[in-house]
């Protein structure tokens, strides 16, 4: 100089699914407006908690195992299950590209 793999990292580009659901309390502290009052305010949108039914799989967890190894340990799915997470959009999201940067191997 080079190529291939693993791991990290990104103001980077791509990225699904499922209920903006429904009942209780509590608050207008913050954000957005609306009504009534009439300047204190009160409800509602909206926000917290609790519960309750439905659903959804691609964090993360778990479980089966073709498979790779194979003495043993080991490794292993986007399948399964749904503790967790999640069900407008935002966020986030496995994972694929992109690009740094470490490290192994190869030539």
């Nucleotide at each position: 100089c080079u190529a291939a793999g693993u791991c990290g990292c990104g103001u980077c580009g791509g990225g699904a699914g499922a209920g903006a659901c429904c009942g209780g309390c509590c608050c207008c502290a913050a954000u957005u407006c609306c009504u009534c009052a009439a300047u204190g305010g009160a409800g509602g949108u909206g926000g917290g908690c609790c519960g309750g039914c439905g659903c959804c799989g691609a964090a993360g967890g778990a479980g089966c195992a073709a498979c790779c190894g194979c003495c043993c340990c080991g490794g292993a799915a986007a399948c399964u299950c749904u503790c967790a997470g999640g069900c407008a959009a935002a966020c986030g999201g496995a994972c694929c590209g992109c690009g740094c940067g470490a490290c192994u191997u190869g030539a």
About this RNA: Predicted 3D model of a 107-nucleotide RNA (Glycine riboswitch aptamer) from Rhodopseudomonas sp. B29. Rfam family: Glycine riboswitch aptamer. From the family's description: This family represents the bacterial glycine riboswitch. It was read from a public genome assembly, where an Rfam model found it. Model confidence (mean pLDDT): 76 of 100.